Background
Small-subunit ribosomal RNA from an uncultured bacterium, 1412 nucleotides, folded computationally. Its mean pLDDT, the model's own confidence on a scale to 100, is 83.
[in-house]
RNA sequence: UUAGAGUUUGAUCCUGGCUCAGGAUGAACGCUGGCGGCGUGCCUAACACAUGCAAGUCGAGCGUGAACCUUUCAAAUGAAACUUCGGUCGAAUGAGGAAGGGGAAAGCGGCGGACGGGUGAGUAACGCGUAGGCAACCUGCCCUGUACAGGGGGAUAGCCUCGGGAAACCGGGAUUAAGACCUCAUAACACCUUUUUCUCUCAUGGGAAGAAGGUCAAAGAUUUAUCGGUAUGGGAUGGGCCUGCGUCUGAUUAGCUGGUUGGUGGGGUAACGGCUUACCAAGGCGAUGAUGGGUAUCCGGCCUGAGAGGGUGAUCGGACACAUUGGGACUGAGAUACGGCCCAGACUCCUACGGGAGGCAGCAGCUAAGAAUAUUCCACAAUGGACGAAAGUCUGAUGGAGCGACGCCGCGUGGAUGAUGAAGGCCGAAAGGUUGUAAAAUCCUUUUACACUGGAGGAAUAAGCAGAGUAGGGAAUGACUCUGUGAUGACUGUACAGUUUGAAUAAGCAACGGCUAAUUACGUGCCAGCAGCCGCGGUAACACGUAAGUUGCGAGCGUUGUUCGGAAUUAUUGGGCGUAAAGGGCAUGUAGGCGGAUUUGCAAGCUUGAUGUGAAAUCCCGCAGCUUAACUGCGGAACUGCAUUGAGAACUGCAAGACUAGAGUUACUGAGGGGAAACUAGAAUUCCGAGUGUAGGGGUGAAAUCUGUAGAUAUUUGGAAGAAUACCCAUGGCGAAAGCAAGUUUUUGGCAGAUAACUGACGCUGAGGUGCGAAGGUGCGGGGAGCAAACAGGAUUAGAUACCUGGGUAGUCCCGCACAGUAAACGAUGUACACUAGGUGUUUGACCAUGAGGUUGAGUGCCAUAGCUAACGCAAUAAGUGUACCGCCUGGGAAGUAUGCCCGCAAGGGUGAAACUCAAAGGAAUUGACGGGGGCCCGCACAAGCGGUGGAGCAUGUGGUUUAAUUCGAAGCAACGCGAAGAACCUUACCAGGGCUUGACAUCCCUCUGACAGGCUUAGAGAUAAGUCUUUUCUUCGGAACAGAGGUGACAGGUGGUGCAUGGUUGUCGUCAGCUCGUGUCGUGAGAUGUUGGGUUAAGUCCCGCAACGAGCGCAACCCCUGUUGUUAGUUGCCAUCAUUAAGUUGGGCACUCUAACGAGACUGCCGGUGACAAAUCGGAGGAAGGUGGGGAGGACGUCAAAUCAUCAUGCCCCUUAUGUCCUGGGCUACACACGUACUACAAUGGCGAUUACAGAGGGCAGCAACAUCGCAAGGUAGAGCAAAUCCCCAAAAGUCGCCCCAGUUCGGAUUGCAGGCUGAAACUCGCCUGCAUGAAGUCGGAAUUGCUAGUAAUGGCAGGUCAGCAUACUGCCGUGAAUACGUUCCCGGGCCUUGUACUCACCGCCCGUCA
Repeated sequence: UUAGAGUUUGAUCCUGGCUCAGGAUGAACGCUGGCGGCGUGCCUAACACAUGCAAGUCGAGCGUGAACCUUUCAAAUGAAACUUCGGUCGAAUGAGGAAGGGGAAAGCGGCGGACGGGUGAGUAACGCGUAGGCAACCUGCCCUGUACAGGGGGAUAGCCUCGGGAAACCGGGAUUAAGACCUCAUAACACCUUUUUCUCUCAUGGGAAGAAGGUCAAAGAUUUAUCGGUAUGGGAUGGGCCUGCGUCUGAUUAGCUGGUUGGUGGGGUAACGGCUUACCAAGGCGAUGAUGGGUAUCCGGCCUGAGAGGGUGAUCGGACACAUUGGGACUGAGAUACGGCCCAGACUCCUACGGGAGGCAGCAGCUAAGAAUAUUCCACAAUGGACGAAAGUCUGAUGGAGCGACGCCGCGUGGAUGAUGAAGGCCGAAAGGUUGUAAAAUCCUUUUACACUGGAGGAAUAAGCAGAGUAGGGAAUGACUCUGUGAUGACUGUACAGUUUGAAUAAGCAACGGCUAAUUACGUGCCAGCAGCCGCGGUAACACGUAAGUUGCGAGCGUUGUUCGGAAUUAUUGGGCGUAAAGGGCAUGUAGGCGGAUUUGCAAGCUUGAUGUGAAAUCCCGCAGCUUAACUGCGGAACUGCAUUGAGAACUGCAAGACUAGAGUUACUGAGGGGAAACUAGAAUUCCGAGUGUAGGGGUGAAAUCUGUAGAUAUUUGGAAGAAUACCCAUGGCGAAAGCAAGUUUUUGGCAGAUAACUGACGCUGAGGUGCGAAGGUGCGGGGAGCAAACAGGAUUAGAUACCUGGGUAGUCCCGCACAGUAAACGAUGUACACUAGGUGUUUGACCAUGAGGUUGAGUGCCAUAGCUAACGCAAUAAGUGUACCGCCUGGGAAGUAUGCCCGCAAGGGUGAAACUCAAAGGAAUUGACGGGGGCCCGCACAAGCGGUGGAGCAUGUGGUUUAAUUCGAAGCAACGCGAAGAACCUUACCAGGGCUUGACAUCCCUCUGACAGGCUUAGAGAUAAGUCUUUUCUUCGGAACAGAGGUGACAGGUGGUGCAUGGUUGUCGUCAGCUCGUGUCGUGAGAUGUUGGGUUAAGUCCCGCAACGAGCGCAACCCCUGUUGUUAGUUGCCAUCAUUAAGUUGGGCACUCUAACGAGACUGCCGGUGACAAAUCGGAGGAAGGUGGGGAGGACGUCAAAUCAUCAUGCCCCUUAUGUCCUGGGCUACACACGUACUACAAUGGCGAUUACAGAGGGCAGCAACAUCGCAAGGUAGAGCAAAUCCCCAAAAGUCGCCCCAGUUCGGAUUGCAGGCUGAAACUCGCCUGCAUGAAGUCGGAAUUGCUAGUAAUGGCAGGUCAGCAUACUGCCGUGAAUACGUUCCCGGGCCUUGUACUCACCGCCCGUCA
């Protein structure tokens, strides 16, 4: 000292990428900006540069020497004084000369311009880093030792003069100095040659001491003591060269090299060396990556990281390289020289066109480039450097200041009190909440800023002066050391301190869907926009924009770029390869890597100690200095490295010896489709010849093409050809893999077993290399029966370039010779070795044995423990546990493509990217759904039947069309005689026209009136307007109640929108048998189990079994009606007995029927068979009824964003003299057409006429209405009775009898005319009914389709609701009353189990290609 999160799915686990949170930055951009300290600032164009400065210094080296100063001579002028006025004297000024001082500028000469400063272009290199070497070298100034410095000479710049030139500058002549230059002398401890001795070393060799010969020096200056000079030894410092190791990328760069590698001689260098040259030899480098390409200064360090690593090389420090580009040397101790020279190129400038000048990658500054980087500042006061004896001069090094929030650090923008929780803002359920102690207000403080005053430190060892001391035998001086004194400050009146005033001078930025701390409102409406990833926005956006609030950081905050981290996502630490990406097709074998047991030695690796080094700075620790910190100073630790050296000997290695367990050899035995060659066989196919024989054959789902009377197919016989080898044949054998199958012979490789002997680690793996390598393909030559790409026919089909079919060429099998080199070449599993429970088959050996037995090898299968795995699964034939070596992988797509190279005759193969694009792609398993998958089962699902629909007419609904309007909704099943249980007005929502605007309706306020209301008249289509008549209640006399009119605004109103914002209600799968939960168990998990299995049922109904045990919602039952019966009760019901009547009419009765309340009854209870001793099922008895007796109500979890905002309710939006409301008229009733649902028919099981019985269930007072009567009838008149077991509607109809006699009819009734009736203000648009007349289509209905399993279908009528009137519809009722079901193959729907899946919005899915 190690942190994770989001994102693939309906959900899960895994693999795997993408993204985020952190740190850093020479940064840039946006918004904002108070102060200070310390740092830092052209990363781009090594682009081009105006201007100024950045390297000079020394007169104590030399000759000169301007200005200036002093002294002196002094022409000339000449004050004052004197004067004979001629002059004298001569102050002063002082041309000019001389001497001295002085020293600008130029020159000769010396030292320095090789340091310091800049930049990173080049360089992949001994360039750098690190550790060494030079016995192969140099070193000015500096330190130290020794020795020396004697004579002489000739020039030259400057200056002067002449000349040339525009200039830069140049040339000629004359003259001059030196510490410039030259010569002679002297000289060895120096150098060279020869040579002797000693000594040392890892080699060439080094060192020391000698001998002989030869060669080479010097300069003075100021002053009186130093400085300088020459030769030489040594030192120090700085350099030069050599070497080991380390130092980017790609093999789509594999071969490179001629001074190249080495030698000898010569030359050259300070020095070694092919450094150079002549000759000789033919070497040298390279898969441990040469050569060539690309990129790049390197390091100390810096950033990050737990570390290992990764990235980087700004500032500071070390090294290197460069100085406009390229080349060259000179000088010098040192350069191949940033501010030197020469040449060439490019560019810029000057020019008199002849010719010249220049080099900011020094400091400032300018242009350009760019997202982007500063002042043409001050000073040598300090530190350092050059020169000088020194003073000093120079110094864009340096010290400072300026500009920039560019970075780090510090400080501040106030503190305390302060609730009526002010105002304002925002939200709001209207209560309030929040901003918020925040503000205001009161009391304080004064950092900072501003003003004023004071004011350090950086300054010392300067020179000089004074004093003291040290070394030498000693004095003085000098040198050196110490003490005192002593001039000097750019920054700068700076740091700091003090004083006055006064909260005064000072807050922003980003975010608020999740990751990720922090939410509400409004606006917008897939628009505008946001976005790091997932994603947000289509009218209620916590995701856009704004506001309020909140969160985070704070003089900053965010964004962008880059980099490390997270990423174990290149994995040494620390990953993988059966199915996710990934094992080479297989073998052999080179290099390399790794290697059994033992002894001895060595010491390369290894362990340990010591020494040297690892510069300083940085990092870390401690202490200290700036008020603190950043920053800085001092000390320590550290720098994990390298080298040298001592010790050790376990392990690896090396050397030597010896071993047998690995590996191999010989002898014996065994199995085998192992390979190669030769020969042989039978069956089949096809073809050919001949015979018999006659009409088809062949082929298919069905056909056709095809073949056949020119004789096929079939059959018999003979022959030819080629290829392949039935049965045996087997999760059996062999082989490295590919692969190998008739038989015999020859030849040959490998394997296994048992027992002996031998060799003695000879082994394993294996980059490159080499060989083998299915099918298909290619080249050449043969061969060719069958099969069969291509091809053209026949079918199928919407089409059918396919599947099926008749032909058929390459090709195939085949032979010979070559090439190719790939496959799902798979066990999707590299090779070798070792170890790790068992059980059970099989092939082939050996042993013990004679039990269908056991033991032990080598193969080949299955099951399974531990273990492993994401799971599936693997499991001694490992995917377990380990070792060795090789190959391969790093998100998906683009793509195994492009390009380059190699191979190939070609086809093609091998190697093998990027741009761009996506946020996934993927593996295994889970739940569902689906399947023209499987199994089991059910349903009027089919089948078996009966009746319909689809054809006709009419009714009704819908679509469409039309219209001023034809109001709206419903849309597969599950809309369409549905909402609507009834549109002439109304209804009514629609249209036209006419009206109203607090409104037709509700509440509140104000004023006026007095009733309200009813009747009448007039105008009008009416709403409405005007007028008239009649007319209040209570009262405390104020008024109140109520009503009307007017006014005001809150509001009313809306069948306006959204059923995809909702509640409620409803449909549907479906009365299908299912849907779940708790606990437990299993699984990493989603989930599973239970609920599966064996039976059974109408049923997840029940029984049995079972890691499950229980439970809930559903099923069933409980409820209602109906079928039998008992008890109770008898009016309005009933009447057996007794009376009575026309009549249960009445007395009487309650037995019966019936009514309506409570009971009984049916439970697989009983018997028998089957079954598992169960559940149950089949049959039977009894019974009114028998296995749910029949019917109804009742509808699990859920599905369909199913239907309804027009029943109602309701959020939001919209209208408000209208989308509200009133009225009249119209429309919803339209009509070329299409569909749905009914009715009536087409007739004789019928029609018409006649006749006479039997129901149930309902309804009735603005009602049902009897009797009677009128009318042909609808109906009228009339009105008993009845608010109903009492009266009425009420007649039931099919039935029975007669006629009709198969026809558009005595069927059918549409349509139309006339005449009537009823309801209602009103019957035209637009009602129903009646009578007479008229008499259409239609003769049983194509494809298709529907209902029904028993009191059912079919058929007959009756009633009710709605309703003034209007029923073929709807809801109910009773009458008559069948047929059929073998069965579950198929169609439809459903349930359970199982299987596949790339579907999960779930097959109406997903998805591919083409086109737009």